[in-house]
RNA sequence: GAUAGAGGUCGCAAAAGCAAUCAGUAGCGCAGAUUACGGCACGGAUGAUGCCUGCGCAAAAGGUGCUUUUGCCGAAAUCCGGGAUCGCUUCUCCGAGCGUUUCGGGUUGGGACAUGACAGAAGAUGUCAUGGACUGUCACAUCAAUUUGUUGUGGAGCGCUAUC
Numbered sequence: 001g002a003u004a005g006a007g008g009u010c011g012c013a014a015a016a017g018c019a020a021u022c023a024g025u026a027g028c029g030c031a032g033a034u035u036a037c038g039g040c041a042c043g044g045a046u047g048a049u050g051c052c053u054g055c056g057c058a059a060a061a062g063g064u065g066c067u068u069u070u071g072c073c074g075a076a077a078u079c080c081g082g083g084a085u086c087g088c089u090u091c092u093c094c095g096a097g098c099g100u101u102u103c104g105g106g107u108u109g110g111g112a113c114a115u116g117a118c119a120g121a122a123g124a125u126g127u128c129a130u131g132g133a134c135u136g137u138c139a140c141a142u143c144a145a146u147u148u149g150u151u152g153u154g155g156a157g158c159g160c161u162a163u164c
Stems, first nucleotide, its partner, number of pairs: 001164005008073001011072009027057006039051003042095004047091002076108009086099004109135002113131007137155005143149002
């Protein structure tokens, strides 16, 4: 240098199907109400539209669980910066934010738990930070006995193991 592997029975991610939730919500239809020229809609400008009550009909997306399949072990996630491009935030214009995608760089071995923050319809769940344990791996030390195990400390995947 090349190739092939390991960690976990909640390893990581994707796709499909089913289910609950979203929600009797948004929306649509009918019938009413509609005093101010007031309030509200992410900000501004301009006007428009909408907001409330009753009845009827009635979703979806994101997120989640289960099953199956597929690809894998920086799998993947996240942060910063740049680009692209459409979509969303009531409509038009200008901003801002969010989402999608891509390039570069940084961080994180892994999953769980607890606390906090953010997101979310949400006591679901996700992401990040912190914390003490667990686990795999290597190094050092230690006690045993033999291919290895016990105990302790520490490091990080730019690592570890095997073969060439």
Record summary:
Predicted 3D model of a 164-nucleotide RNA (Lysine riboswitch aptamer) from a bovine gut metagenome. The RNAcentral record of the sequence draws on MGnify. Rfam family: Lysine riboswitch aptamer. Its family is annotated with lysine biosynthetic process in the Gene Ontology.